Molecule: transfer RNA
Organism: Bacteroidota bacterium
RNA sequence: UCCCCUGUAGCUCAGUUGGCUAGAGCGCCGGAUUGUGGUUCCGGAGGUCAGCAGUUCAAGCCUGCUCGGGGGAACCA
Repeated sequence: UCCCCUGUAGCUCAGUUGGCUAGAGCGCCGGAUUGUGGUUCCGGAGGUCAGCAGUUCAAGCCUGCUCGGGGGAACCA
């Protein structure tokens, strides 16, 4: 330098053919249970879907660019 994959909650990940409100588990907070804690149960908070632009009636999903992460190739020595 080129090519490929990838970026969604604090973490690990779903998200159908683009369709109406973005989800799960763990974690966190509150409550119940308990002498206390853990376990268990109930409830809750938490999101610029990496960023910008475009296409579209409609974008997490499609396109371009930028940035981050991973992999491969080439080049120099």